[in-house]
Model confidence (mean pLDDT): 76 of 100.
A computed fold for a 319-nucleotide RNA from a Betaproteobacteria bacterium, annotated as Bacterial RNase P class A.
The sequence is in RNAcentral, with records from ENA.
Its Rfam family is "Bacterial RNase P class A". It is annotated as a ribozyme.
A source record names the gene rnpB.
The source organism's lineage runs through Bacteria, Pseudomonadati, Pseudomonadota and Betaproteobacteria.
This record gives sequence, C1' cells and structure tokens, in this order.
RNA sequence: GGAGUCGGCCAGACAGUCGCUGUUGGCGCGUAACCGUGCCGAGAGAGGAAAGUCCGGGCUCCAAUAGGGCAGGGUGACGGCUAACGACCGUCCGCCGCGAGGCGAGGAACAGGGCCACAGAGACGAGUCCGUCGUGGUUUAGACGGGGUGAAACGCGGCAACCUCCACCCGGAGCAACACCAAAUAGGCAAGCGAUGACGUGGCCCACCGAGCUUGCGGGUAGGUGGCUAGAGCGCGCGGGCAACCGCGCGUCGAGAUGAAUGACUGUCGCGGCAGCGCGAGCUGCCGACAGAACCCGGCUUAUCGGCUGACUCCCGUU
Repeated sequence: GGAGUCGGCCAGACAGUCGCUGUUGGCGCGUAACCGUGCCGAGAGAGGAAAGUCCGGGCUCCAAUAGGGCAGGGUGACGGCUAACGACCGUCCGCCGCGAGGCGAGGAACAGGGCCACAGAGACGAGUCCGUCGUGGUUUAGACGGGGUGAAACGCGGCAACCUCCACCCGGAGCAACACCAAAUAGGCAAGCGAUGACGUGGCCCACCGAGCUUGCGGGUAGGUGGCUAGAGCGCGCGGGCAACCGCGCGUCGAGAUGAAUGACUGUCGCGGCAGCGCGAGCUGCCGACAGAACCCGGCUUAUCGGCUGACUCCCGUU
C1' cells in the first nucleotide's frame, strides 16, 4: 500500500420565529371543595430498528404460585447465564475458508413402518454384469479375499429438518386484557296513584279527550377515568468471571397521544453524492437512507444514504 474478518458507536449541529401534545408555576372565572377552563411563563416531546409479530417473560382475566391425563406444538452435544427462552456465552465434534473466522435442530437406525435420485446387474428384497475357481454336459445348478457403478454394494449400509421412539418444555386469551364512574332512549323489578277518569290541555276551575302516570332500584350502551410508563431502567466507577453475565457504590428521570401530538419555515456551519464553471486552490446550484411510539421488557429477523472507531488475518513492497 492492497484485499478481507469480527465487534462497538452516530443517525447532521447551533440559533430564531410560528404551531401541536403532555407536565408544572402564577393570575382570573365557575365551585363549599375536588376539579374544570382562559391568559401569561417555565420545561419536556419517536427509533436503531418504534417494523415483522417469529420466540421468551412481566402484568390482567378465566375458580388455580394452572395440578393430573389425552390431543397438539416445540426443543435435543456438554457446561453456563437468565425472570424466561429455541436467544446469548464457553468448550467439544463435523463441514467450509490459506487465514482472521463462518455455518451446524449435534439424542436414538438390533422397537417398528417408510424412503434411498442419477449411475449401476443389483439400493436391503436379494442377486450374478465382467473375471477367477469349480460343476453339469439332455435339463437344473455352486463358491470367491477380485473388477466396474455409486454418497452408500450385503456390513446388522445410509436417511429421524420422513413417520416414529426416548428425554425435557408448553393451560387459554390478550391493554380492544382488566377495574371504576356513568348519561339520553328502550326493556326489567318494586312501591304509590289511576275508568269513582289519573297524567296532559300556558295561573286556577269547568267542559272535552281517554290509559297510563310518578318515584326509587338494578344491568347494559354512549362518554369518561384508571391501567400508563420509575423499570429484569439508564450512565459512570470499582470488584468477580475466559465470556454471556453478576454484585456494590454514586449519579440520573429520558414521550404517554386516543382519529391519535412529536411539525413547518428562516439563517449560519458541516458531511456525502450529482451537475456546471475555473489552469488551479476553489466557487455556484440541486438532492439527503430506512422509517413513525400506542401496556412494558429480553431476543431474533427484515429495511437502511452515509460516517466514526477498536481488535485481528492474508498478500505485496521498503528498512
């Protein structure tokens, strides 16, 4: 200098203006208060995957820290880690790579069934293509340590990501879970009044009309509130461990919407790409990845313009 392998990190920066959704302080209004609302101010406001919903858990209900069986599904070397896992870590073994490394559902094939492409005579039933030895000679018919084909050739063959067997694991549904408050209307129940005329007919009475009316309770709906974001949290340091991971100390709070906010514009600077101009340093213009929280968390997978960084491998050259 070139070519690679395995990790970690960022996801334009700063300032201003106008908006949106929560939180909070002050003042005003309504109210007995809780609280609601208006104005002014402060502060916060998407991700590394928020995605797919493929695994695992928390949480909630189903009578239950969900117990036994059947069915069904999953996992499968050994050890560890964890709330748990099929994730992750370490080691062994097998395969690939010169190597750093990568990939692997990696128990059982004398319990049973099934399958074994192409080639080959024959793929587990047996059988004889070539050869050798031998037998018969009218017919029938043997043995072998060889050759050839193939992943495998008679050997208790190979395949279990075919059924199966063995061992172990898994109850179901999911925040539209679930809990609470609770209209209007129509049912339900109870009490009272009512054909001896209730209720209604503008304040009263009469007349007319003619079968319901009033109150209370209860369930459900609309709507609202909680669940709801302080957690297996995050950062730093120290210690244990090869590692995954664990312990201790200090610091810190970082969205909570519900037709669903997290946006738009301007200025300065920076990065990358493209185009134009310039002898050149450079200047000007345009463009900016995947994507969008919806109960939370641990993984996996998929999408992704670019950039930073660590460790290591191979090749070439120079000293």